[in-house]
Context: one part of a larger RNA
């Protein structure tokens, strides 16, 4: 170097929509002969090492000869496969056209119901809250009830094994802007492909900076209870936060705990888009879900969206602790990210 792994035992990077180096990469024709192959020259001192003979009574040791595998140059062949060159091909990609879809992103305007607070009306003595209870609100008129205003947040029903989207994540209407797939046939390009260390964008929640805005909710704090005690769990408040603009962070059980791509391998229900049909239904394409046949799996489970069967590229693992620390390099700042060792059992 060669090994076995990675869904739950250690282990798939949060994505990959970008892609760099690099690897790998449809078909065909011809050159080439660089990789490959074969043959031939010399080389790779002597010991060793094998094989074979001989000397020390054996024997270890010594000693003669003979050979191989293999390396390094070098000529000469062979052309199946790679490579390289130079032509062609259309299946893999991309592009245009037609029809389609969708909480995909972004801005703008708006809409109702709750809900809270101000003001007015009615009206009186409660109300709230709990396992019971109290703090708390109320006779300066609460609760409850109607009217009018304000504000700020989240959008019931539809709605689903539903849908978009790389992932993260996306739901009242309506308009603009953009991105995205999907199916047809049919025209173009003619391998433009695939993965992808480094890199670069993006990336829930809390978090932080500046400014705004704050209805409900509610860390922190404060009170009432409950206990032995209550720094909780239950009730009263309640401030950061939650919400906007702009920048920061850059992590999650970022989960399907299952890298991306492409081939192949019995089905069955559903949605979507398209073709053919009057229709039943049949077919190409996508997407969800069962639970099956082969197969795999340690077992549970998995099974055309595979953990089966192949192939390419990429990350990762390698007893438990110590440690995702230390120590070096981004950040405001919390903190993240690379990451051992001593010990130790």
């Nucleotide at each position: 170097c060669u090994g076995g792994g990675c869904g739950u035992a250690a282990a798939g990077u949060g994505u990959u929509c970008c892609g760099u180096a690099g690897g790998c990469g449809u078909u065909u024709u011809u050159g080439u002969a660089a990789g490959u192959u074969g043959u031939u020259u010399u080389u790779c001192a002597a010991a060793g090492c094998u094989c074979g003979g001989g000397g020390c009574u054996c024997a270890a040791c010594c000693u003669c000869g003979a050979a191989a595998a293999g390396g390094g140059a070098g000529g000469c062949a062979a052309u199946a496969c790679u490579g390289c060159a130079a032509g062609g091909a259309u299946u893999g990609a991309a592009a245009u056209a037609u029809u389609c879809g969708g909480g995909g992103g972004c801005u703008a305007c708006u809409g109702g119901a709750a809900c809270u607070a101000u003001c007015g009306g009615u009206g009186u003595a409660g109300g709230g809250g709990u396992g019971a209870a109290a703090u708390c609100c109320g006779u300066u008129g609460a609760u409850a009830u109607c009217g009018a205003u304000a504000g700020g947040a989240a959008c019931u029903c539809c709605a689903a094994g539903g849908g978009c989207g790389a992932a993260g994540g996306c739901a009242g209407g309506u308009a603009g802007c953009u991105a995205c797939g999907a199916a047809u046939u049919a025209u173009u390009u003619g391998a433009c492909g695939c993965u992808g260390a480094g890199g670069g964008a993006c990336g829930a929640c809390a978090g932080c900076u500046a400014g705004g805005g704050g209805a409900g909710u509610g860390a922190a704090a404060g009170g009432g209870a409950u206990u032995a005690g209550a720094g909780a769990c239950c009730c009263c408040u309640g401030u950061a936060a939650u919400c906007c603009u702009a920048g920061c962070c850059g992590u999650a059980a970022a989960c399907c705990a299952u890298g991306c791509u492409c081939g192949c391998u019995a089905g069955u229900c559903u949605c979507c888009c398209g073709g053919a049909g009057u229709a039943a239904u049949c077919u190409g394409g996508g997407g969800g879900a069962c639970g099956u046949a082969a197969g795999c799996u340690a077992a549970c489970g998995c099974g055309u969206g595979a953990a089966g069967c192949g192939a390419g590229c990429c990350g990762c693992c390698u007893g438990g602790g110590g440690a995702g620390u230390a120590c070096g390099g981004c950040c405001c700042a919390a903190g993240g990210c690379u990451a051992a060792a001593a010990c130790u059992c």